A computed fold for a 485-nucleotide part of an RNA from Candidatus Gottesmanbacteria bacterium RBG_16_37_8, annotated as small-subunit ribosomal RNA, 5' domain.
Context: one part of a larger RNA
């Protein structure tokens, strides 16, 4: 010199794009942050026709039963040094939704929620009788296509047995046929996960040995699958100075910072992996989880309690409170993108778009332009002659960015876009001036008081401290610290 998620000191006018808990993965009052579907299904309460009435249709609310999404998106780096990452490659896998192609979608049975009646409990709930639907469950047919077996055979298929599907809504129509979303089997694809091997991936030998499911085999189980993954038998192997094994530090990459490159140092914000959701375990559902805002046990903390029990998990956004040198509204909106979920309108979305603070950073602007004296005042020097601030002011013209103020106007909530009005008006600071290193002179001070990156100044004329004038330098910023080239 150059960079910083910067902090602190003095100082501050606007805009634009960016950024903001690097500490305690400490703990958190409140709100919110995943739900949607009535065209799956019974029903429950309103409105409205028609109708004496019973009924039946249209519309809209709501719990439930179903179904799909809740595994995504969002946060965070504790842990992990290799069950990671990166690059290259491989076989013994699954894949809802989404896209192509085949072929079907026939006849049955049943329980339950809700709702009703009792009954328990402070509450959370939770219990028994009755009785009801469905794309809910469970059985029969059928069997293109598939998977086993068996024969045949020109290897290219044919022949037979054997297993094992499905669900209906809606539109229209007198009614059927139809359209249209589903629904089963199969093949396939796209994208997506799982899984092996190979190279490479920080510091220490004051860590030299290390290991019994440990190193192979054989059978079996288990899994979507390969495998000591896991039992049983049998072998005694297997790994290290090309550093096993132990410690310590650590989330990887793309990338960023510097540098002329090698290189060094880094991993903040976006992208990709990849681990974790108050700590430890541990399984259901389900294509997918051992599942942040699902469940179970343990613990530890913290609420409620009628003392019998019950309730939570902000490392979402915001907000608090502790911590700290430090990092921000309990703010608006689904208009746009983009996800759920719906036929659709839509609903829902603290993803996301905006607003707001914070010079915390990059870049833009503007703090006024021209003209004005051998040169005003005032201050400072001084050899008293002057000389310095210094065209600087003053005063003359002229502009009006930007700030302030009126008017329209658009559009997607906001934020915006055009027009005018007055008035040079709202708008300069910080550091340095021995040398290194651009800038000097006076006055206080007297080895005091203080300065200070380094050498080093100060002990009576101190350009080195402190104060004014001047002066250099950057400039809404200047300076110090702290880090890394």
């Nucleotide at each position: 010199g150059g960079a910083u998620u910067a902090a602190c000191g003095c100082u501050g006018g606007c805009g634009g794009c960016g950024u903001g808990c690097c500490u305690u993965a400490g703990g958190c009052a409140u709100g919110c942050a995943a739900g949607u579907c009535g065209a799956a299904u019974g029903g429950u309460c309103c409105c409205g026709a028609u109708g004496c009435a019973a009924a039946u249709c249209g519309g809209g609310a709501c719990a439930a039963u179903g179904g799909c999404a809740g595994a995504c998106g969002g946060g965070u780096g504790a842990g992990u040094a290799a069950u990671g990452g990166u690059a290259g490659g491989g076989a013994a896998u699954c894949u809802a939704c989404c896209c192509c192609a085949a072929a079907g979608u026939g006849a049955g049975g049943g329980a339950u929620a809700g709702c009703u009646c009792g009954c328990c409990g402070a509450a959370a709930g939770g219990c028994g009788g009755g009785g009801u639907a469905a794309u809910c469950c469970u059985g029969c047919a059928u069997g293109u296509a598939g998977u086993c077996c068996c024969g045949a055979u020109u290897u290219a298929u044919c022949g037979g047995g054997a297993c094992a599907a499905a669900a209906g809504g809606a539109c229209g129509u007198a009614a059927c046929u139809g359209u249209u979303c589903g629904c089963u089997u199969u093949g396939g694809g796209a994208g997506g996960a799982g899984c092996c091997c190979u190279a490479c991936u920080c510091c220490u030998a004051u860590c030299a040995g290390c290991u019994u499911g440990u190193u192979g085999g054989u059978a079996g189980g288990g899994u979507a699958a390969u495998g000591g993954c896991c039992u049983a038998c049998c072998a005694a192997g297997g790994c290290u100075a090309u550093g096993a094994c132990g410690g310590g530090u650590a989330g990887g990459g793309g990338g960023c910072g510097u540098g002329a490159g090698a290189g060094c140092g880094u991993g903040u914000a976006c992208c990709c992996c990849c681990a974790c959701a108050a700590u430890g375990a541990c399984a259901c559902u389900g294509c997918g989880a051992c599942a942040c805002g699902g469940g179970u046990c343990a613990u530890a903390c913290a609420c409620c309690u009628a003392c019998g029990g019950g309730u939570g998990g902000c490392a979402g956004c915001a907000a608090c409170c502790g911590g700290g040198a430090a990092u921000a509204a309990u703010c608006g909106g689904c208009a746009a993108u983009g996800g759920a979920c719906g036929a659709a309108a839509g609903u829902c979305u603290g993803a996301c778009c905006g607003u707001g603070c914070g010079a915390c950073g990059c870049c833009g602007c503007g703090u006024g332009a021209g003209g004005g004296a051998u040169g005003a005042a005032g201050c400072c020097c001084u050899u008293c002659g002057g000389g310095g601030u210094g065209u600087a002011a003053a005063c003359c013209u002229c502009u009006u960015u930007u700030a302030u103020u009126c008017c329209g106007c658009a559009a997607u909530a906001u934020a915006g876009c055009g027009g005018g009005a007055a008035g040079a008006a709202u708008a300069a600071g910080c550091g340095u001036c021995u040398a290194c290193u651009a800038a000097c002179u006076a006055c206080g001070u007297g080895c005091c008081a203080g300065c200070a990156g380094u050498c080093g100044c100060g002990g009576u004329a101190a350009u080195a401290c402190g104060u004014a004038g001047g002066a250099c330098g950057c400039a809404a910023g200047c300076g110090u610290u702290a880090u890394c080239c």